[in-house]
This is a predicted structure of a 72-nucleotide RNA (transfer RNA) from a Nanobdellota archaeon. NCBI's taxonomy places the organism under Archaea, Nanobdellati, Nanobdellota. The RNAcentral record of the sequence draws on ENA. It matches the Rfam family "tRNA".
RNA sequence: GCGGGUAUAGUUCAAUGGUGGAGCGUCAGUCUGUUAAACUGGAAGUUAUAGGUUCGAAUCCUAUUGCCUGCG
Numbered sequence: 001g002c003g004g005g006u007a008u009a010g011u012u013c014a015a016u017g018g019u020g021g022a023g024c025g026u027c028a029g030u031c032u033g034u035u036a037a038a039c040u041g042g043a044a045g046u047u048a049u050a051g052g053u054u055c056g057a058a059u060c061c062u063a064u065u066g067c068c069u070g071c072g
Stems, first nucleotide, its partner, number of pairs: 001071007010024004018055001026042005048064005
């Protein structure tokens, strides 16, 4: 320099173009002499950024940025 992949909660990952969820973690409660475990409930999201298409976009298109990777 030319390509490919990827970006969603603190973290690891889901999500037919139609109300963004789960595991772990975290917070509160139940239980226990105490902690842990177990059980119940809650909080946590500008879906990397900027545009476009659409009645409607995490999802489709374009550009940019970060990371991974192939070729040179």